This is a predicted structure of a 529-nucleotide part of an RNA (large-subunit ribosomal RNA, domain I) from a Cyanobacteriota bacterium.
Its mean pLDDT, the model's own confidence on a scale to 100, is 86.
Context: one part of a larger RNA
RNA sequence: AGCUGACGGGGGAUACCUAGGCACGCAGAGGCGAAGAAGGACGUGGCCACCGACGAUACGCUCCGGGGAGCUGGCAGCAAGCUGUGAGCCGGAGGUUUCCGAAUGGGGCAACCCCAAGAACAGCCUGUUGAAUCCAUAGACAGGUAUGAGCGAACCCAGCGAACUGAAACAUCUUAGUAGCUGGAGGAAAAGAAAUCAAAAGAGAUUCCCAAAGUAGCGGUGAGCGAAAUGGGACCAGCCUAAACCAGCAGUUAAAACUGGUGGGGUAGUGGGACAGCAAAAGGGAACGAGAAAGUUAGACGAAGCAGCUGAAAACUGCACCAGAGAAGGUGAAAGUCCUGUAGUCGAAAACGGACUCGUCCUAGCUGACUCCCGAGUAGCACGGGACACGUGGAAUCCCGUGUGAAUCAGCGAGGACCAUCUCGUAAGGCUAAAUACUACUGCGUGACCGAUAGUGGAACAGUACCGUGAGGGAAAGGUGAAAAGAACCCCGUGAGGGGAGUGAAAGAGAACAUGAAACCGUCAGCUU
Numbered sequence: 001a002g003c004u005g006a007c008g009g010g011g012g013a014u015a016c017c018u019a020g021g022c023a024c025g026c027a028g029a030g031g032c033g034a035a036g037a038a039g040g041a042c043g044u045g046g047c048c049a050c051c052g053a054c055g056a057u058a059c060g061c062u063c064c065g066g067g068g069a070g071c072u073g074g075c076a077g078c079a080a081g082c083u084g085u086g087a088g089c090c091g092g093a094g095g096u097u098u099c100c101g102a103a104u105g106g107g108g109c110a111a112c113c114c115c116a117a118g119a120a121c122a123g124c125c126u127g128u129u130g131a132a133u134c135c136a137u138a139g140a141c142a143g144g145u146a147u148g149a150g151c152g153a154a155c156c157c158a159g160c161g162a163a164c165u166g167a168a169a170c171a172u173c174u175u176a177g178u179a180g181c182u183g184g185a186g187g188a189a190a191a192g193a194a195a196u197c198a199a200a201a202g203a204g205a206u207u208c209c210c211a212a213a214g215u216a217g218c219g220g221u222g223a224g225c226g227a228a229a230u231g232g233g234a235c236c237a238g239c240c241u242a243a244a245c246c247a248g249c250a251g252u253u254a255a256a257a258c259u260g261g262u263g264g265g266g267u268a269g270u271g272g273g274a275c276a277g278c279a280a281a282a283g284g285g286a287a288c289g290a291g292a293a294a295g296u297u298a299g300a301c302g303a304a305g306c307a308g309c310u311g312a313a314a315a316c317u318g319c320a321c322c323a324g325a326g327a328a329g330g331u332g333a334a335a336g337u338c339c340u341g342u343a344g345u346c347g348a349a350a351a352c353g354g355a356c357u358c359g360u361c362c363u364a365g366c367u368g369a370c371u372c373c374c375g376a377g378u379a380g381c382a383c384g385g386g387a388c389a390c391g392u393g394g395a396a397u398c399c400c401g402u403g404u405g406a407a408u409c410a411g412c413g414a415g416g417a418c419c420a421u422c423u424c425g426u427a428a429g430g431c432u433a434a435a436u437a438c439u440a441c442u443g444c445g446u447g448a449c450c451g452a453u454a455g456u457g458g459a460a461c462a463g464u465a466c467c468g469u470g471a472g473g474g475a476a477a478g479g480u481g482a483a484a485a486g487a488a489c490c491c492c493g494u495g496a497g498g499g500g501a502g503u504g505a506a507a508g509a510g511a512a513c514a515u516g517a518a519a520c521c522g523u524c525a526g527c528u529u
Base pairs, nucleotide, nucleotide: 001528002527003526004525005524006523007522008521009520016479017478020450021449022447023446024445025444026443027442028441029439030438031151032150039100040099041098042055043054044053046078047077050074051073052059061094062093063092064091065090066089070082071081072080105114106113107112115118121148122147123145124144125143126142127141128140129139155186156184157183158182159181160180166173170220196203197202207234208233209232210231211230217225218224238431239430240429241375245264246263247262249260250259251258252257269409271374272373273372274371275368276367277366278365283363284362285361287360288359289358290357291356295352296351297350299346300345301344305319306318307317308316320337321336322326328340329339330338380404381403382402383401384400385399386398387397390416411426412425413424414423415422466473467472486513489500490499491498492497
């Protein structure tokens, strides 16, 4: 020095555990904000650095309920107190709520400064003024008024809108109307009551799912893209205006008349309505008002076991019991009968909640036929684009830009160029629940989900430490024991550390603390050189 064995050190793998995550289901909630939000700064405790809580009424104030013996948060200790005249704690309703922040009197390098102490800005209302330009209008000024703003995970609608990539290169194409940016809204949004489909038979708003179907098609006919009718389901709901006509009001005008706004009327495709006649009451309603059940926000009751053994029993042994309860968690090992609970039953002063009820209000029909009305710079057309599964194609349909530019029911549009016949519908105004999408948030539950290099980045004082001028990037780190009973006292040592003693079932559980693999480092023994 090597090999082997034993015993250690070192290290923190492994198995075990879970305080934290992940996914999903059901239900709730789906917003907060000028009555100042979200998010922060700074404070508040007897001793209080941090976290949490709270706001100069500051570890808290008031009232109403619950509850019933301890309490002064995490967090021990000291001190001082509170509490059956019901504290602490839980729930409901209030009060307080510094400063910054949309931040809003002015300023500002957020949490600060200044003043005359404020509605800053926009909107709306009222008034006064007042151009080009006569009346007027625009504008200006003053007073009033909390309507807006800002924040928020995804879902939704709209505007703008890529590239990598694929095509085995690449340009049309694809990725994709995706990502991203912006605006807006709601608990959903959007869409929606046929100028729809269809095809000789019919259907009857919209939305979503399954099939039709990877079909018909589109496509450097490449890569790829990709319907609809129809059938089956989910859910079902239909309405209001414009106009004709009537009434009264205002304005213009010499007048006729016209215009404007208000009320009535009226809303349709077997065309409807105005107009002229006839006739009239039950049902319905998504609106408004009043009342109001369930339910939600604290809780309450709730069966049945002892002994031996053990450090400790819930395991085992013995003998019992309950069960509308043998879900689960905890308790010194594994508990139906020890604790919390579970099945079952009950419960609210107050707030939320609204099924449902009542009331108000709204809402019908038939006949006739002369005249009138039935949404205009619209439809259509040309050109240029876009959307449609459809890339210009034979390209219908829908939308935008430029130009042109009709008809009013004997009308107009559509049925994939176009024409005819036929059929279907009634554009150029608006509203509309449900079925559908999502989950930052709350409650309950579940898991052939993870178990500390996993699962969230984060089980722990983590978006922290740390890095970066900044945008931004971004960790590591869990386990004594049933209980601190956390080792009084003695000894060595400056200490660290250790040896006794003591605690404990165990200290080879001693805080560098459960288990304690390997690398690596030793001590002893044997063998080899």
Taxonomically the source falls in Cyanobacteriota (Bacteria, Bacillati).